[in-house]
RNA sequence: AGUCGACUGAGUGACCGCGCUGCUCGGAAACGGGCGGUGAGGAAAGUCGGGGCUCCACAGGGCAGGGUGCUCACGAAACGUGAGUCGCGGUGACGUGCAGGACAGUGCCACAGAAAAGAGACCGCCGAUGACUUGGGAGACUAAGAACAGGUAAGGGUGAAACGGUGCGGUAAAAGCGCACCAGCGCCUUGAGCGAUCAAGGUGGCUCGGUAAACCCCACCCGGAGCAAGAUCAAACAUGGGAGGCCGCCCGCACGCCUCGUCACUGAGGCACUCCCUAGGUAGAUCGCUGAGAUGGAUGGUCACUCAUCCUUCUUUUGAAGGUGGACAGAACCCCGCUUACAGGUCGACUCAC
Repeated sequence: AGUCGACUGAGUGACCGCGCUGCUCGGAAACGGGCGGUGAGGAAAGUCGGGGCUCCACAGGGCAGGGUGCUCACGAAACGUGAGUCGCGGUGACGUGCAGGACAGUGCCACAGAAAAGAGACCGCCGAUGACUUGGGAGACUAAGAACAGGUAAGGGUGAAACGGUGCGGUAAAAGCGCACCAGCGCCUUGAGCGAUCAAGGUGGCUCGGUAAACCCCACCCGGAGCAAGAUCAAACAUGGGAGGCCGCCCGCACGCCUCGUCACUGAGGCACUCCCUAGGUAGAUCGCUGAGAUGGAUGGUCACUCAUCCUUCUUUUGAAGGUGGACAGAACCCCGCUUACAGGUCGACUCAC
């Protein structure tokens, strides 16, 4: 100057207050008094992944859709953790990666550039060969030219990327065209490792671009909703049923309405009305619910001292005095993870430079 990991997240006391709760006293109960117990986090957050739990759905197969994608171990599981392999970045400690397949197929590769994928001729080089022009020659032919056809991927230039690199040979000029070495790819063998993979050797054509966080292919996996889940109890009104009303006697006096029937009284039935029961399950209550456990949410405040931060003054330094003032944040069914936020402080391991 850096890298990584772990921890902490103000402390003590007094007073006042709050939620839940035990015992006890008072009270019919509601509730109140007294003495105790207990009461936020490393992330309680985001609600992202995986489970428990609850309800619903569910013959079998396929399509569609979605997820995961190097290896081993741990784990109930996981887009989890640890250790490794490989790629990339860093001098290094170390960091980082949705890390299968690009000879199954299709697509895409901006700008620049002639050309962006089984390619391509802009400049350049050559112009052997076939023409052309000029010269020489009686002719066969020969020399030169570069304004043709044509050949050429050496060189220049563009680009993130231009179809292996260097050298020698070779050629008209060139080219894996040939050779040597190197790089890379495929295959084989041997060795190391549980494995991903690595190392060595041999061999082949001499060389095949990138992109799958493009479609796609391959392998494996995948019901939905969530504690406002859900369970139990259960009003009022309405519904259905029963009794009374409308059975017997007495007193007082009021004795409703409708139908049948009767001269009338008496009588039969129904309605109103009263009481009881009633499936369902609404309101509501309880449970689910927790060694914090609300059901609109308690876990707080003040003071004193100490600690940390910052500021001022004094002092030669150590230090002293005074002031300031405390990160992110706040449970709501539970657990395992991930991600994000975080003032300040403590400890440990390691790297580079001097």
This is a predicted structure of a 354-nucleotide RNA (Bacterial RNase P class A) from a soil metagenome.
The prediction has a mean pLDDT of 76.
Rfam family: Bacterial RNase P class A. By type it is a ribozyme.